RNA sequence: GGGGCUAUAGCUCAGGGGGAGAGCGCCUGACUCACAUUCAGGAGGCCACUGGUUCGAUCCCAGUUAGCCCCA
Numbered sequence: 001g002g003g004g005c006u007a008u009a010g011c012u013c014a015g016g017g018g019g020a021g022a023g024c025g026c027c028u029g030a031c032u033c034a035c036a037u038u039c040a041g042g043a044g045g046c047c048a049c050u051g052g053u054u055c056g057a058u059c060c061c062a063g064u065u066a067g068c069c070c071c072a
Base pairs, nucleotide, nucleotide: 001071002070003069004068005067006066007065010024011023012022013021018055026042027041028040029039030038048064049063050062051061052060
């Protein structure tokens, strides 16, 4: 220098044009002498950034940034 993959909750990840989700973690309550487990409820998000397409974009397209891998 060229190519590919990845970026979504605190962590690990799913999802794939109109509702933003799961497990773990965190908070509250129940249970217990107490803790854990279990049960119920809750908080927590610029869907990396910029632009484009579209009635509508987390999702499609282009670019940028960061990480990983391959080629030279």
A computed fold for a 72-nucleotide RNA from a Clostridia bacterium, annotated as transfer RNA.
It matches the Rfam family "tRNA". The family's RNA type in Rfam is transfer RNA. About the family: Transfer RNA (tRNA) molecules are approximately 80 nucleotides in length.
The sequence was found in a public genome assembly.